[in-house]
Source information
Small-subunit ribosomal RNA, central domain from a Minisyncoccota bacterium, 346 nucleotides, folded computationally. Rfam family: Bacterial small subunit ribosomal RNA. Its Rfam clan is "SSU clan". Its mean pLDDT, the model's own confidence on a scale to 100, is 82. NCBI's taxonomy places the organism under Bacteria, Bacillati, Minisyncoccota.

Context: one part of a larger RNA
């Protein structure tokens, strides 16, 4: 010496949701002696290095002898640590009983407001739209207003810096099916654990296939304006789409730009869900803020929800451009996705 890193500089995979291999793993006793260590034997071409000595006048160089490191192997000893075997333990993990919160997921049924359309009544000249206008609608009666009916989509108030979920995400109401969480009891199992290459599953929007549906909105498209032009911003229309069912796609500023698990390290102040209660607290879980002790950071900032101090495991980075591209492979109906270079250039 045996690399440094990943919030914002390159770098945390969309999700640890399931899980294979592998890596890592709590406390006590006993045994074995596989790793490990001590001692001894064998073997490991020569040269070189190191030590002692010799030869060229010295040295470099060279010759002789020895030693050492280390590998393999045999014998023997040790048994702390790791391993294996066995017996046990309860704090990790899980189960049980009771209670509990929630837009967690799926299906069916259902409600009111609004919007648009249709019909009818009232009414009679405008309406709509904009910076201003025009296209547009309207005496074949619009806009407005009242009643009736139809349709589709979204759910005001409650509502919160609130809740749930692994993430994506989830919100009118009722019922059914169903996943996970928290607390209390401390009854049971007895390390059953953590992580997780490959893999599986899930995964917003847009997009695709088939069949429905289509109120409003609205890529494309048409028209009116604006403008030097206007392929735009503004306005009038408006098709895909947005919605449902079944199946694909598999991406995102999929962001906390912060992987998961465990332990440790002053606080203050809200919120949500429990439990105990001496009614003011205590205690457990979750979610925010403050700005602080220590500490960290290039700074910004982070700071018990760490970016602090440690441990285990995985993923990823290695100057900018070329390029997340080409080629090949795998996947996809396609769009494309995943994997992923080089020449050249600065």
């Nucleotide at each position: 010496c045996u690399g440094g890193g990943c919030g914002u500089a390159a770098a945390g995979a969309g999700u640890g949701u399931c899980g294979u291999a592998g890596g890592c793993c709590g406390g006590u006793g006993u045994g074995c002696a596989c790793g490990u260590g001590g001692c001894g034997g064998g073997u490991u071409u020569a040269a070189g290095c190191c030590u002692g000595g010799g030869g060229c006048u010295c040295a470099a160089c060279u010759c002789c002898a020895g030693a050492a490191c280390a590998g393999c192997u045999c014998g023997u000893c040790a048994u702390a640590c790791g391993g294996c075997a066995u017996a046990c333990c309860u704090u990790g993990a899980g189960u049980c009983u009771g209670c509990u919160a929630g837009a967690g997921g799926g299906a069916a049924c259902u409600g009111g407001a609004a919007u648009u359309c249709u019909c009818u009544g009232u009414g009679g000249a405008g309406g709509g739209g904009u910076g201003a206008a025009a296209u547009c609608c309207g005496u074949a009666g619009a806009u407005a207003u009242a009643g009736a009916g139809a349709a589709g989509a979204a759910c005001g108030c409650c509502a919160a810096u609130g809740g749930u979920g692994a993430a994506g995400a989830c919100a009118g109401g009722u019922u059914c099916c169903u996943g996970g969480g928290g607390c209390a009891g401390u009854a049971c199992u007895g390390a059953c654990g953590c992580u997780g290459a490959u893999g599986a599953a899930c995964g917003a929007c847009a997009g695709c296939u088939a069949g429905g549906g289509g109120a409003g909105c609205g890529a494309a498209a048409g028209g009116g304006a604006u403008u030097a032009g206007a392929g735009a911003c503004c306005c009038c229309u408006g098709u895909a789409g947005u919605c449902c069912u079944a199946g694909c796609c598999g991406u995102a500023a999929a962001c906390u730009u912060u992987g998961c698990u465990c332990g440790c390290u002053a606080g203050g102040u809200g919120u949500c869900c429990g439990c105990a209660u001496u009614u003011a607290u205590g205690u457990g879980g979750a979610u925010g803020c403050c700005g602080u002790a220590a500490g960290c950071u290039a700074a910004c900032g982070c700071g018990u929800u760490a970016a602090g101090c440690g441990a285990g495991c995985c993923g990823c980075c290695u100057g900018g451009g070329g390029a997340g591209u080409a080629c090949g492979g795998c996947c996809g109906c396609a769009a494309g996705g995943c994997u992923a270079a080089a020449a050249c250039u600065c």